[in-house]
Molecule: Purine riboswitch aptamer
Organism: bacterium
This record gives sequence, C1' cells and structure tokens, in this order.
RNA sequence: AUGUAGAAUGUAGUAAAUAUUCGUAUAUGAUUGGAAAUUGGUCCAAUUGUCUCUACCCUGAAACCGCAAUUUUAGGACUACGAAAUCGUUUUUUACGCAU
Repeated sequence: AUGUAGAAUGUAGUAAAUAUUCGUAUAUGAUUGGAAAUUGGUCCAAUUGUCUCUACCCUGAAACCGCAAUUUUAGGACUACGAAAUCGUUUUUUACGCAU
C1' cells in the first nucleotide's frame, strides 16, 4: 500500500430480526339461528367481546339428560402491543488483528 470471510486465522463492538421471561388484551368467553348424535353430548353461520390484527379450539375428569337440551372443572397455546436483562441464533456494519 492492497485485500479482508474470499484459500487460512481470530477478538471486540454497532444496528436489526428472532428465541426466552414478564405485563396488557380476552375470560382460548358470551349470545342467537340452523343441522346432527344418544356406545352420545357434535358441526355450520352470524353478533358481541380488545385504545387491537388474528384466534376463539384440543384432551381429560365429574355431573346431568332421555330423543330434547347441556353444566361444572383441570391442563395446553396462538396473535397484537409494551418492557427486561446477561446469555442463545441469524443478518448487517465498524475497528483491531490477520494475509499478501
């Protein structure tokens, strides 16, 4: 002087995303209509619920029921936003170093 993840070797930092934890929302809730099952207790659609997009179900247990209608309860997230702190992963970029 050139190059710099390229054939080789790193160290420390910047920024962003993501993983994790906590908080808020919503109670993975309520209501209505239609269809369906009874060895069963389900499916479809709509309304409501959030400074809110999405989602609104799965499994178990107990009670109850008698062709009509369910109830209680245990465990499990996803999504949106905010915050946290040392680490983890990915990308970007800087310096030192390194190579020639």